[in-house]
Context: one part of a larger RNA
RNA sequence: CGUUAGAGAUUUGCGAGGCCCCGACACUAGUACGAGAGGACCGUGUUGGACAGACCUCUGGUUUGCCGGUUGUUCCGCCAGGAGCACUGCCGGGUAGCUAAGUCUGGGCAGGGAUAAGCGCUGAAAGCAUCUAAGCGCGAAGCCUACCUCAAGAUUAGAUCUCUUUAUAAGGGUGGUUGCAGACUACGACCUUGAUAGGCUGCAGGUGUAAAGGCGGUAACGUCACAGCCGAGCAGUACUAAUUGCCCGUAAG
Numbered sequence: 001c002g003u004u005a006g007a008g009a010u011u012u013g014c015g016a017g018g019c020c021c022c023g024a025c026a027c028u029a030g031u032a033c034g035a036g037a038g039g040a041c042c043g044u045g046u047u048g049g050a051c052a053g054a055c056c057u058c059u060g061g062u063u064u065g066c067c068g069g070u071u072g073u074u075c076c077g078c079c080a081g082g083a084g085c086a087c088u089g090c091c092g093g094g095u096a097g098c099u100a101a102g103u104c105u106g107g108g109c110a111g112g113g114a115u116a117a118g119c120g121c122u123g124a125a126a127g128c129a130u131c132u133a134a135g136c137g138c139g140a141a142g143c144c145u146a147c148c149u150c151a152a153g154a155u156u157a158g159a160u161c162u163c164u165u166u167a168u169a170a171g172g173g174u175g176g177u178u179g180c181a182g183a184c185u186a187c188g189a190c191c192u193u194g195a196u197a198g199g200c201u202g203c204a205g206g207u208g209u210a211a212a213g214g215c216g217g218u219a220a221c222g223u224c225a226c227a228g229c230c231g232a233g234c235a236g237u238a239c240u241a242a243u244u245g246c247c248c249g250u251a252a253g
């Protein structure tokens, strides 16, 4: 820009893409078959591999603005206690998130249609015979479906429901607080009639028992003390910031 008024939702599916895999074991059954040795079809169940999708409860990894320990050095006047630098100085742990090696999957199946080779029915030409000439059927991991995803610029531009029209309507945008959404954009939530983010409070969770002081001990240290500190998690709470506005948008026939 179009889709012939403009919007907000919900959709149909022309078409496109994806998927399509392979074992083992048991039962049927030591049956059919076979002199025996051996040993099934069909059908059913269990389980596995690779692949695919999703997820983070568990097992782990990561977690450079979390906690602790510790070396050297500089500084905070000194002690104590800390801070900077040294690959995040090194080391031990580690929430959320992300993640696989972890977990889940009634994921491949089942079903339907038309067929291939093949197997048939009826049946003439050709009094017989013949699956074929007319007609009819069965039949594959293959084809079309089915299953998953996209999909009306499908210009063949579809459908349904709802809203709006004399004042700038319905609606949209701009702006802001933002998110598990994200390169930007887009998408989602919220904007005081408010829990959108931050803060604060509580809880979960991490680290591992802070400093100062008291008490005990000559002292190291112990104890008061599961302390102190703390990111992303879960709630609550208007304390802070989401102010006020502005713009676009309608007579199609």
Base pairs, nucleotide, nucleotide: 001153005164006163007162008161009160010159011158015150016149017148018147021049022048023047024046025045026044027043033038051107052105053104054103055102059100060099061098062097066093067092068091069090070089071086072085073084074083075082076081111145112144113143118138119137120136121135171248172247173246174245175191176190177189178188179187196241197240198239199237200236201235202234203233205230206229207228213224214223215222216221

Annotation: This is a predicted structure of a 253-nucleotide part of an RNA (large-subunit ribosomal RNA, domain VI) from Proteiniphilum acetatigenes DSM 18083. RNAcentral holds the full RNA, with entries from SILVA. Model confidence (mean pLDDT): 85 of 100.